[in-house]
C1' cells in the first nucleotide's frame, strides 16, 4: 500500500456488489470472469390443488485454484 470478519447505510429476488467505520491476513489481497471450483436461483422448465421441492445461470466469488497481464523493495 491492500483490508478479513463484526457493525451501520444502500442496490440486488438472492448470493454478493457499493459506502463509512474497523484489522484479520496478504510481496501483487493490483487488474482481466478466458478455463476448472464454489455461491445464488429471479427469468424459464418439470411435478403438484396449493404451500413447496428439483433442474439450471445469463448472476456472483480475483482475499479458491490456473491462466493472462500490469507493478514495489531488494
Nucleotide at each position: 500500500g491492500c483490508a478479513a470478519a463484526c457493525u451501520c447505510g444502500u442496490c440486488g429476488a438472492a448470493a454478493g456488489g457499493c459506502g463509512a467505520a474497523g484489522a484479520c491476513g496478504c510481496a501483487a489481497a493490483g487488474c482481466c470472469a478466458u478455463g476448472g471450483g464454489u455461491c445464488u436461483a429471479a427469468c424459464g422448465g418439470u411435478a403438484g390443488a396449493g404451500a413447496u421441492a428439483c433442474c439450471a445461470a445469463u448472476g456472483a466469488u480475483u482475499g479458491c485454484c490456473a491462466g493472462g497481464u500490469u507493478g514495489c523493495c531488494a
Predicted 3D model of a 74-nucleotide RNA (c-di-GMP-I riboswitch aptamer) from a marine sediment metagenome. The RNAcentral record of the sequence draws on MGnify.